[in-house]
Molecule: transfer RNA
Organism: Thermodesulfobacteriota bacterium
RNA sequence: GGGCGAUUAGCUCAGUGGAUAGAGCGCAGGCCUCCGAAGCCUGAGGCCGGGGGUUCGAGUCCCCCAUCGCCCGCCA
Numbered sequence: 001g002g003g004c005g006a007u008u009a010g011c012u013c014a015g016u017g018g019a020u021a022g023a024g025c026g027c028a029g030g031c032c033u034c035c036g037a038a039g040c041c042u043g044a045g046g047c048c049g050g051g052g053g054u055u056c057g058a059g060u061c062c063c064c065c066a067u068c069g070c071c072c073g074c075c076a
Stems, first nucleotide, its partner, number of pairs: 001072007010025004018056001027043005049065005
């Protein structure tokens, strides 16, 4: 330098172009308990890596950039 993949909650991941973007774990509160753990209930936490475009409408499609991973090539 070239190709492919990934980027969504604290972590691991879902998410047909159309509903207020979801789950598990974790966290907080409550119930339970003599106290904890487990279990049950409730809640907080995101504007989807950044920018632009297409569209009536974009997490989803297109372009550029950034970061990470894998493969290939070049120089030495």